About this RNA
Large-subunit ribosomal RNA, domain IV from a sludge metagenome, 327 nucleotides, folded computationally. Rfam family: Bacterial large subunit ribosomal RNA.
[in-house]
Context: one part of a larger RNA
RNA sequence: CCGUGGAGAAGGAACUAGGCAAAUUAACGCUGUAACUUCGGGAUAAAGCGUACCGCAGCGAUGCGGUCUCAGUAAAAUGGUUCAACCAACUGUUUAACAAAAACACAGGGCCCUGCAAAAUCGUAAGAUGACGUAUAGAGCCUGAAACCUGCCCGGUGCUGGAAGGUUAAGGAAGGGUGUUCGCAGCAAUGCAAAGCUCCUGACUGAAGCCCCAGUAAACGGCGGCCGUAACUAUAACGGUCCUAAGGUAGCGAAAUUCCUUGUCGGGUAAGUUCCGACCUGCACGAAUGGUCUAAUGAGUUGAACACUGUCUCCUCCACGAGCCCG
Numbered sequence: 001c002c003g004u005g006g007a008g009a010a011g012g013a014a015c016u017a018g019g020c021a022a023a024u025u026a027a028c029g030c031u032g033u034a035a036c037u038u039c040g041g042g043a044u045a046a047a048g049c050g051u052a053c054c055g056c057a058g059c060g061a062u063g064c065g066g067u068c069u070c071a072g073u074a075a076a077a078u079g080g081u082u083c084a085a086c087c088a089a090c091u092g093u094u095u096a097a098c099a100a101a102a103a104c105a106c107a108g109g110g111c112c113c114u115g116c117a118a119a120a121u122c123g124u125a126a127g128a129u130g131a132c133g134u135a136u137a138g139a140g141c142c143u144g145a146a147a148c149c150u151g152c153c154c155g156g157u158g159c160u161g162g163a164a165g166g167u168u169a170a171g172g173a174a175g176g177g178u179g180u181u182c183g184c185a186g187c188a189a190u191g192c193a194a195a196g197c198u199c200c201u202g203a204c205u206g207a208a209g210c211c212c213c214a215g216u217a218a219a220c221g222g223c224g225g226c227c228g229u230a231a232c233u234a235u236a237a238c239g240g241u242c243c244u245a246a247g248g249u250a251g252c253g254a255a256a257u258u259c260c261u262u263g264u265c266g267g268g269u270a271a272g273u274u275c276c277g278a279c280c281u282g283c284a285c286g287a288a289u290g291g292u293c294u295a296a297u298g299a300g301u302u303g304a305a306c307a308c309u310g311u312c313u314c315c316u317c318c319a320c321g322a323g324c325c326c327g
Stems, first nucleotide, its partner, number of pairs: 002321007010313002014311001019308001027051005036041001038145001052067006068072001080306007087298002092104002108143004113138002120129003147292003151223003156220002158216005165211003171205002175201003179197002183192003224242005251285001252282001263279005
């Protein structure tokens, strides 16, 4: 000097990003137990008291009497507690070896597809899973207990339905043309030229799709601006105007979302960029990309308090084990 244990005056979180670590608590019996609540819980809530041994009585629980210690759950093992907020309902699952969570899952809710040789999936196929199941079933997607609810927009994209019209492929195809030339005319050059073959062109015909017409948002998604106005001022229930598919409803709101911002007010502290309660000016909440609230639960996050302590004021001593020095 380091490590692991043990003890500590007075104070008691002043330490620190943060009570990290340590300490406190602890077993059993009895008394007693709040808010809130989904009436099950919360709850070992909290807060108190008791506990050994010997004799006697009693089946026993226990009672009566006695004995000793500083100390009787005499060692060990063995919950610290409370208040408030956020998130997730819960038990569960996860990054084997830096993340255990508010992430995933979940019961519950919804949409959509599928009538069985099902849809969906694997495979070139045969075939297989689905399923030796049959819509109270199976597949996909979203949400995520319960409670109260889930507003407006179908213009865009998607999906579903429709088939009148437009567009439209291969294929078919009247007609037209290129090359070739049986034949005819001509002295010849050449001209006329049937049929066939060949190559090209081609009116017209021609499905789905797309255009088009509807529906659909617990499909992907979206949910305005400016100006004026009330008998103090301020504000604007009200009016005007422009634009839109429609202009954000209920609820919540400086929030796990608020830039300005340590917003303003209140509470807690002697003092509080955090915290709690309000306000609403929501840069940029908002309704199953769910909204709000919530008992219980949580090795979750945040704030506060009691108890407790070497975390600290401020360090000291002891034991054991290393290192180092000396021998």